RNA sequence: CCAAGCAAAGGCAAACCCGUCGUGAGGCGGGGACGCAAAGCCAGGGGACUCAUCGCAGUCAGCCCAGCUGCCUCGG
Numbered sequence: 001c002c003a004a005g006c007a008a009a010g011g012c013a014a015a016c017c018c019g020u021c022g023u024g025a026g027g028c029g030g031g032g033a034c035g036c037a038a039a040g041c042c043a044g045g046g047g048a049c050u051c052a053u054c055g056c057a058g059u060c061a062g063c064c065c066a067g068c069u070g071c072c073u074c075g076g
Base pairs, nucleotide, nucleotide: 001076002075003073011036012035016031017030018029019028020027021026034062040068041067044065045064046063047060048059049058050057051055
């Protein structure tokens, strides 16, 4: 550097339910596991979504790209 994670040891946690915050998309905590080798961070580009306010406003990183960072190892 590559690969893999059903070799081992660990990690995260969709739907749904409960609590809580928010007009809302949705966030956070607990339960729960469909999945994930960056399902770690990031709203810069594309995209999706929200609104009493349509904006110089918000939400989504578990849709894709870019950027930053990174654990273990049977292996090559």
Background: Predicted 3D model of a 76-nucleotide RNA (c-di-GMP-I-GGC riboswitch aptamer) from a Frankiales bacterium. Its mean pLDDT, the model's own confidence on a scale to 100, is 82.